[in-house]
C1' cells in the first nucleotide's frame, strides 16, 4: 500500500418555548431524504456518558470527531423610527367664544368727531275731530181668516112697529214684526288716522338746533387675557403590524484545515 472481517461512531441539525437540567413529542428555520416499530403536553423518557425499549443498515471516511478559522439562512434579546386601532390629557398647537388694546388696513369726521345742553318724536293717561261699525230715532214700503180700529153692501138677531144691536167679505187705517232709506240726529264701540289739544314720563334710540373744536369706531390683521373644545396635530397609556441597526446572543448549512481503532492474509 492492497484485500477481507470487525469495533468506536453515525443513520439530520438548530432556535424559541417548556424544564432544576438534558433529550423527545408539538411550533419555527435550515436542508433535501440522513432507517423501522412502540411511548408522550396540566406529557414521555432520562440524570451530566442525561430520550427509553426492540429490530435493521452503513462503517474508519464525500458520510465519524475537532477548530477559541472564514462565510452565513433563521430565531431570540436590546435600541431607534414608521403605520393602524383604541383610552386619557385643554397647564401645548389648531379651532370656537367673551373682554380689553389700538400697532397696521378699511370706514366715519373741519361740508364739524366724541362729549354736554335744549326742543320735538318714539312711551303712558285723558280728550277733541275724522273714519268705520252697531243700536235707537226719523222717513218710506209692506204688514192681521177670527182673537186691531173705522166704515161696514149682503145677510143675521131683537122688536107689532118706529127703531136698536152685533158684525163677515170689501175698502181705508194701523200695532208688533219685516225690509229699505238717509241723515240733521242721539248713544255705544274700535287691531282705524302722514289729524289736533293737554298732562306725565324717559334720557335708550331717531330728528332738529346750540356750545365746542379732533377725534370716533372695532369690520379685518396683530397683541393681551378669561372660558370652552379630544375632529386634527402634539403629549401620554395600551393592542397589533411592519422596518432599520447592533464587534448582542444562539446558530442550520457551506468552505478550509486537522484528527480517528482492532484482527487476519498478501
Nucleotide at each position: 500500500c492492497c484485500g477481507c472481517g470487525c469495533u468506536a461512531a453515525g443513520c439530520g441539525g438548530g432556535g424559541a418555548g417548556u424544564u432544576a437540567g438534558c433529550g423527545g413529542u408539538g411550533c419555527c428555520c435550515u436542508g433535501u431524504c440522513g432507517c423501522c416499530u412502540g411511548c408522550a403536553a396540566u406529557c414521555c423518557g432520562c440524570u451530566a456518558c442525561a430520550g427509553c425499549a426492540g429490530g435493521g443498515c452503513u462503517g474508519a471516511a464525500u458520510u465519524c470527531c475537532c477548530a477559541c478559522g472564514c462565510c452565513g439562512a433563521g430565531g431570540c434579546c436590546u435600541g431607534c423610527g414608521c403605520c393602524u386601532g383604541u383610552g386619557g390629557g385643554g397647564c401645548c398647537g389648531g379651532c370656537c367664544u367673551g373682554u380689553g388694546u389700538a400697532a397696521g388696513g378699511a370706514g366715519c369726521g373741519u361740508u364739524g368727531a366724541g362729549g354736554c345742553c335744549c326742543g320735538a318724536g318714539u312711551c303712558u293717561c285723558g280728550u277733541g275731530c275724522a273714519a268705520c261699525c252697531c243700536a235707537a230715532c226719523c222717513c218710506u214700503g209692506u204688514g192681521a181668516a177670527c182673537c186691531a180700529u173705522g166704515u161696514c153692501a149682503g145677510g143675521g138677531c131683537c122688536g107689532g112697529a118706529a127703531g136698536g144691536c152685533a158684525g163677515c167679505a170689501g175698502c181705508a187705517u194701523u200695532a208688533a214684526g219685516c225690509a229699505g232709506c238717509c241723515g240733521u240726529u242721539u248713544g255705544g264701540g274700535u287691531g282705524u288716522g302722514c289729524c289736533g289739544c293737554g298732562a306725565g314720563g324717559u334720557c335708550g334710540c331717531c330728528c332738529g338746533g346750540g356750545c365746542g373744536g379732533a377725534g370716533c369706531c372695532a369690520c379685518c390683521u396683530g397683541c393681551a387675557u378669561g372660558g370652552g373644545u379630544a375632529u386634527c396635530g402634539c403629549c401620554u397609556g395600551u393592542a397589533g403590524g411592519g422596518g432599520c441597526a447592533g464587534c448582542g446572543u444562539c446558530a442550520a448549512g457551506g468552505c478550509u484545515g486537522g484528527g480517528u481503532g482492532c484482527g487476519c492474509g498478501g
Predicted 3D model of a 266-nucleotide RNA (Bacterial large signal recognition particle RNA) from an Oscillospiraceae bacterium. Its mean pLDDT, the model's own confidence on a scale to 100, is 76. Its Rfam family is "Bacterial large signal recognition particle RNA". Gene Ontology terms of the family: SRP-dependent cotranslational protein targeting to membrane, signal sequence recognition and signal recognition particle, plasma membrane targeting. From the family's description: The signal recognition particle (SRP) is a universally conserved ribonucleoprotein involved in the co-translational targeting of proteins to membranes. The sequence is in RNAcentral, with records from ENA. NCBI's taxonomy places the organism under Bacteria, Bacillati, Bacillota, Eubacteriales, Oscillospiraceae.